Record summary: Predicted 3D model of a 1486-nucleotide RNA (small-subunit ribosomal RNA) from an uncultured bacterium. Its Rfam family is "Bacterial small subunit ribosomal RNA". Rfam links the family to the GO terms structural constituent of ribosome and ribosome. RNAcentral holds the sequence, with entries from ENA, Greengenes and SILVA.
[in-house]
RNA sequence: AGAGUUUGAUCCUGGCUCAGGACGAACGCUGGCGGCGUGCCUAACACAUGCAAGUCUGGGAGACCCGGGUAGCAAUAUUCGGGAAAACCGGCGCAAGGGUGAGUAACACGUGGGCAAUUUUCCUUUAGGACGGGAAUAACUCAGAGAAAUCUGGGCUAAUACCCGAUGAUGCAGCGGCACCGCAUGGUGAUGUUGUUAAAAGCCCCAAAAGGGUGCCUAAAGAUAAGCCUGCGUCCCAUCAGGUAGUUGGUAGGGUUACGGCCUACCAAGCCUACGACGGGUAGCUGGUCUGAGAGGAUGGUCAGCCACACUGGAACUGAGACACGGUCCAGACUCCUACGGGAGGCAGCAGUGAGGAAUAUUGCGCAAUGUCCGAAAGGGUGACGCAGCGACGCCGCGUGGAGGAUGAAGGCCCUAUGGGUCGUAAACUCCUGUUGGGGAAGACGAAUGAUCAGCUAUACGCUGAUUUGACUGUAUUCCUCGAGGAAGCACCGGCUAACUACGUGCCAGCAGCCGCGGUAAUACGUAGGGGGCAAGCGUUGUCCGGAUUUACUGGGUGUAAAGGGUGCUCAGGCGGAUCUGUAAGUCAGAGGUGAAAUCCUGGAGCUUAACUCCAGAACUGCCUUUGAUACUGCAGGCCUAGAGUGCGGGAGAGGAUGAUGGAAUAUCUGGUGUAGCAGUGAAAUGCGUAGAUAUCAGAUAGAACACCAAUGGCGAAGGCAGUCAUCUGGCCCGUUACUGACGCUAAAGCACGAAAGUGUGGGGAGCAAACAGGAUUAGAUACCCUGGUAGUCCACACCCUAAACGAUGAGUACUAGACGUUGGGUCUUUUAAGAUUCAGUGUCUGAGCUAACGCAUUAAGUACUCCACCUGGGAAGUACGAUCGCAAGGUUGAAACUCAAAGGAAUUGACGGGGGCCCGCACAAGCAGUGGAGCAUGUGGUUUAAUUCGAUGCAACGCGAAGAACCUUACCUAGGCUUGAAAAGCAAAUGAAAGACAGAUGAAAGUUUGUCUGUGCAGCAAUGCACAUUUGUACAGGUGCUGCAUGGCUGUCGUCAGCUCGUGCCGUGAGGUGUUGGGUUAAGUCCCGCAACGAGCGCAACCCUUGUCCUUAUUUGCCACCAGGUAAUGCUGAGCACUCUAAGGAGACUGCCUACGCAAGUAGUGAGGAAGGUGGGGACGACGUCAAGUCCGCAUGGCCCUUACGCCUAGGGCAACGCACGUGCUACAAUGGCCAUUACAAAGGGCAGCGAUACCGCGAGGUGGAGCCAAUCCCAAAAAAAUGGUCUCAGUUCGGAUCGGAGUCUGCAACUCGACUCCGUGAAGCUGGAAUUGCUAGUAAUCGCGCAUCAGCACGGCGCGGUGAAUACGUUCCCGGGCCUUGUACACACCGCCCGUCAAGCCAUGGAAGUUGGGGGUACCCGAAGUCACCUUAAACAAGUGCCUAAGGUAAAACCAAUGACUGGGGCUAAGUCGUAACAAGGUA
Repeated sequence: AGAGUUUGAUCCUGGCUCAGGACGAACGCUGGCGGCGUGCCUAACACAUGCAAGUCUGGGAGACCCGGGUAGCAAUAUUCGGGAAAACCGGCGCAAGGGUGAGUAACACGUGGGCAAUUUUCCUUUAGGACGGGAAUAACUCAGAGAAAUCUGGGCUAAUACCCGAUGAUGCAGCGGCACCGCAUGGUGAUGUUGUUAAAAGCCCCAAAAGGGUGCCUAAAGAUAAGCCUGCGUCCCAUCAGGUAGUUGGUAGGGUUACGGCCUACCAAGCCUACGACGGGUAGCUGGUCUGAGAGGAUGGUCAGCCACACUGGAACUGAGACACGGUCCAGACUCCUACGGGAGGCAGCAGUGAGGAAUAUUGCGCAAUGUCCGAAAGGGUGACGCAGCGACGCCGCGUGGAGGAUGAAGGCCCUAUGGGUCGUAAACUCCUGUUGGGGAAGACGAAUGAUCAGCUAUACGCUGAUUUGACUGUAUUCCUCGAGGAAGCACCGGCUAACUACGUGCCAGCAGCCGCGGUAAUACGUAGGGGGCAAGCGUUGUCCGGAUUUACUGGGUGUAAAGGGUGCUCAGGCGGAUCUGUAAGUCAGAGGUGAAAUCCUGGAGCUUAACUCCAGAACUGCCUUUGAUACUGCAGGCCUAGAGUGCGGGAGAGGAUGAUGGAAUAUCUGGUGUAGCAGUGAAAUGCGUAGAUAUCAGAUAGAACACCAAUGGCGAAGGCAGUCAUCUGGCCCGUUACUGACGCUAAAGCACGAAAGUGUGGGGAGCAAACAGGAUUAGAUACCCUGGUAGUCCACACCCUAAACGAUGAGUACUAGACGUUGGGUCUUUUAAGAUUCAGUGUCUGAGCUAACGCAUUAAGUACUCCACCUGGGAAGUACGAUCGCAAGGUUGAAACUCAAAGGAAUUGACGGGGGCCCGCACAAGCAGUGGAGCAUGUGGUUUAAUUCGAUGCAACGCGAAGAACCUUACCUAGGCUUGAAAAGCAAAUGAAAGACAGAUGAAAGUUUGUCUGUGCAGCAAUGCACAUUUGUACAGGUGCUGCAUGGCUGUCGUCAGCUCGUGCCGUGAGGUGUUGGGUUAAGUCCCGCAACGAGCGCAACCCUUGUCCUUAUUUGCCACCAGGUAAUGCUGAGCACUCUAAGGAGACUGCCUACGCAAGUAGUGAGGAAGGUGGGGACGACGUCAAGUCCGCAUGGCCCUUACGCCUAGGGCAACGCACGUGCUACAAUGGCCAUUACAAAGGGCAGCGAUACCGCGAGGUGGAGCCAAUCCCAAAAAAAUGGUCUCAGUUCGGAUCGGAGUCUGCAACUCGACUCCGUGAAGCUGGAAUUGCUAGUAAUCGCGCAUCAGCACGGCGCGGUGAAUACGUUCCCGGGCCUUGUACACACCGCCCGUCAAGCCAUGGAAGUUGGGGGUACCCGAAGUCACCUUAAACAAGUGCCUAAGGUAAAACCAAUGACUGGGGCUAAGUCGUAACAAGGUA
């Protein structure tokens, strides 16, 4: 000091969360020792038992004990002396100490003052005094009452108890004057006079006395303690705004220690309050403590100061002090005792018990120390205190071992696994140490200033010595000994946040502080190994501060993120121009007082260290007093004119109000002309019209609004204001510089204004038009569109008071570059135009600056100041409740529970749009031929089935995988078999040369099984080894089983579309942009030009193949071109290689030339030339990427699964089923044709288990046969359409050929399911095909045949080849797809997106509600204990009685708060419910 989390990414705003520290803690797991601290936060709930306040040389009596005496035999009685308990009278103490925090928002507390308005036992100092008398009473005794507690009566007695008298001032009181002082009342001192007030001659010691000690009384002073008053400070709510009758003041009196409405009577009507009264809630306050850089925030346990309280409420008594924790009285609740009559009690003292609770200790020891009470003292008391016990509750310290030790052991875990890695020098083992622990021994400090004794000195205090006193405690500590021995856990390991693998699990179980993990390869769950962290603890939970500048004083904001009030006027408040003088409140400086101690900090010291403790310093940021200073602010006074205002002279304007008036349009009415429609829409219909509309002409009436001018024009505070004229009226601007002299700015509250809609009353009502009606649209259409139409819109008066009331930008003042418009006024220049300048407005653009960016930019969102208003995550919600305003509608003010981790702003890149622009493509259009209808073939779906194996599913599955299912293939089904297996390969064992042949049985085969025969490998003498085979065993094989969403490879698609990127630079906070955009051009990101870009890469093009022309080279084809020979004929033969062809290499085409246009690139042309002209045609070639596209059944492969089966073999069946639906094809429907006959012309291929000629046979498929050919040589091989001739004549036909019957051929082990072909016969549908839809732009479509692959056989499919050979393209509006630019976006899984509301279901919190229950407080009245006071009574005092006040109680009516309530309202949340589609694109009606 920051980090995570909104997004595809970015910046910002903003919340949530984390890392830190702390705790009187609790819980989970674990636990060796010691020191120092600390320990009912909840029920101020109830308490058994014990203890926590006594003491005394004042007094009298004295149980009892000891000793002595007397009487008596003795028991015993009695007496004297000594000691002395428990009581009693009396003194002091009990008001301290200890506990708790209920109450209290207050002079309670803190801090500083005041008392001239006060008291103070004990203590200290000073002065003086203490004389003479008296009467009682408790104890005790007697009698009595009562269960008890306790009480009553008679009698005796003492005092330091009580009373009377005396004395007496400096006290007190009254009346005088004097001096001094002060702060208003006044105070102090001395003094005169009058009156008044005291005591214990006690007690103790020594004692003959004197004397001493102690106590007593009066007065003064001090000290201590207390009381009262007061300035300032001290929580939340304004949804608490008015409160108050002893209330505020006065006079008189009472009361108190003392002032005072403290109390009473009378008089007056005050007093407090927005600087927060009153009311409600909460709370002891402080020093301090925790946190924080600080400012602050939170807190107030232990320790210390103060306050309050003592079962609840009230009250007084005593006393120096109390309205009294362990006192009294009364009332109440509760508990206990009781003989039922009556009594007793108060742990918030220390222990302890129950209860409550997540939770908090021993019914311990001791007065040895410190302190305190009594006492002269000894001494006594003290649950204060000192100690100990319990609890890891906290802080601090120590230990659980140290050194060496690599066979890197065993074992665990992991891996690429005959091996390696890791736990790990870790262990074992060797040598040590001894904290702690066990045993043993020694053994403190705390203790002296006490006490006693002795000595010295001495009036005493004192000094020295000895003895004595310890709960803790035989504790701390030290020494000896034993012995590594008894002593490590907890949470974590996805990111934040240090630390990773395996297995299990499979959106399950679970985790989670936030983000988020888990759906078969989980570093996030559980376990294990390993690792990082802390450590006798570690985690979790809770709370506080921090981080959070997230309430911002330090230190925030408000155009769009939350946030400027709709606007103006204005009281209070805040702020305020120049100058002079004074003052000194603020301010600054010095000094003094105070700021308790402890704590914190610094320095030092003591416990072995530390924690802890002690000493000293600093600090305590504050308050008060005093002395100064006077710049600034304030205050007082004077003066000024720059702010503000007034006057005077001009000016513009839809500023406001009232009245009058005008034309156009519209509607209606009247009349005329006139005839069938009008109106309306995307198209229609409703509607109007033959009863005469619409249209048109004339006239009349009505209401509302004011075209053009008109404008980034004007005016107004805003809302707003528009025909014209008049009247009344507000503000503004310019000029002038005459006047006033700071009169100013802002503005909570308040007052006023305030669009539209709406409300009330009364008018008015043409047009428009919510509601409503009808017609359309639609799946629906309570809408959009149409026809109507009422409130309303208009006027007057009165309400309402809200708007995206917006510039989403409060008002004011000052300052800070410019440019270009425009409105109003002034000045200057100039010749009218015009220009320059200045003030006041109103706009646009762009600098500096600011801003998250967009943007703002002298009209600031810049730089500053002043004042006001407002904001603090989203939702719930501008809702509820309350208050207030309103006739109502509703407005203003304005929450919470609960819920989410986001919501949001700006900008970026994409994608998308029923947005825009440009462009392309057989995309449309223009054409040709089809598909969709028929029959058949083939594939798919569906259905069926034992099985109909599997995959492919919009384009981009469907004549696809499959270039060919009768068996095989084959993966499917049924049945029968095999189990180391059909194939591969390792080890071990046994057998045997290896192995082979034949035969039989059974069987559908596979297989099972039997028998016979042959045979004895190689090396070595042999043992044995090697090789091989079979069997057995074991590792393993095998799987077309699953996962294409674990993968490789390959492929499809967008798309042969023109795009996709990079380096450096530049721009931007950044994502990112630029380059790649722009202007042209192209098939093309092709090229040119321009440009903060300059270059480059993958794509395009080219390079490659083929085809078109020519050349060169070559010649077992070609040619008679040329020569020769020969045939019925033929390059048939010799010869030749010119041509064609073949196959190798070259040439050629590049907008090169011309013209036009153009800057260029380039484009155009019947251009030239050329075989070919602008890429010549065709092919191969497929950028970055997209679709979790396809394929685990081509192959490969991770993981999972099967292992006498999900493997392997075999036979048969199935993949071929068939009501149906779809795709792709073939053949047709005919005359551009069918049939018959005859006659031509190809290319490209294939061929030895092959192609197979001539010939012969068969109608034919084919058969016989075998020449030739390993092929430019031979064969397949006939090309077909075409052409010529003939026939048919428009018909279900001489079209069409399905289907079926019969007979055959071929292949093959085998054509039944289920092949192809041939012949004869049969002769179905079909006469050009609905909606819809496909291909094709030239050697193309269409049409015609040929070949090949697969293949035993099977081709309407696929791949190739050539023959014949068109039509059309105006063009880019539209459909589809694509490219570029731009725009909007709430989309980013990217429109197959996102998303809203009702309803239905579950859960949660909450509002209302007839009421019900409880609570605190107040008011009125009734009753009224104890008690003070007063009265009464008494000789006096009690008692009794009366009065005032009053606790508790009761009655009554209200208000408030809380809980609950049938029912009811909305709200929130919850993977896959219903209905629609409101919003986001022009979201389809912005």